[in-house]
Molecule: c-di-GMP-I riboswitch aptamer
Organism: Deltaproteobacteria bacterium HGW-Deltaproteobacteria-1
């Protein structure tokens, strides 16, 4: 340096869920909580997924329908960073 996570130690994050707050919603902050994560760090570069304000369409009106400049890293890669070990 590279490759890896058996059994450890030191920890470390935090699902759902209730309270407050932002926000058109999707979510997301912060508390409390613990479903689990060896990267459940950090990046929206690539796939895919979630909303639909605005715009477009529809309607006699409405219902509706497309649509990401909006989101999700705890959906998968892919990039960068880390702590102890084995090889």
């Nucleotide at each position: 340096g590279c490759u890896u996570g058996a059994u450890a130690a030191a920890g470390g994050c935090a699902a759902a869920c209730c309270a407050c707050c932002u926000g058109a919603a999707a979510a997301g902050g912060c508390g409390g909580u613990g479903c689990g994560c060896a990267a459940a760090g950090u990046u929206a570069c690539u796939g895919g997924c979630c909303u639909a304000a605005g715009u477009c369409u529809g309607u006699a009106a409405a219902g509706g329908g497309a649509u990401a400049g909006g989101g999700c890293g705890g959906c998968a890669g892919g990039a960068c960073u880390g702590c102890c070990g084995g090889g």